This is a predicted structure of a 76-nucleotide RNA (transfer RNA) from a Planctomycetota bacterium. The coordinates come from a structure-prediction model, not an experiment, and the mean pLDDT is 81. Its Rfam family is "tRNA". It is annotated as a transfer RNA. The organism belongs to Planctomycetota, within Bacteria.
RNA sequence: AGGAGCGUAGCUCAAUUGGUAGAGCAGCCGUCUCCAAAGCGGCAGGUUUGGGGUUCGACUCCCUACGCUCCUGCCA
Numbered sequence: 001a002g003g004a005g006c007g008u009a010g011c012u013c014a015a016u017u018g019g020u021a022g023a024g025c026a027g028c029c030g031u032c033u034c035c036a037a038a039g040c041g042g043c044a045g046g047u048u049u050g051g052g053g054u055u056c057g058a059c060u061c062c063c064u065a066c067g068c069u070c071c072u073g074c075c076a
Base pairs, nucleotide, nucleotide: 001072002071003070004069005068006067007066010025011024012023013022019056027043028042029041030040031039049065050064051063052062053061
């Protein structure tokens, strides 16, 4: 330098061809227990990497920037 993939909650990941953003773990509260853990019930947590565009409507499609991973190549 060229090519490909990825970016969603604190973490790991869904979201079926554009139509209400979700789960598990972690956190908090309750229950249970002599106490705690485990179990069970509940609650909270999001600028979907940033910006722009298309659309009645965008996590999803297009452009661009940034970050990470992989492949190829160049210089030393």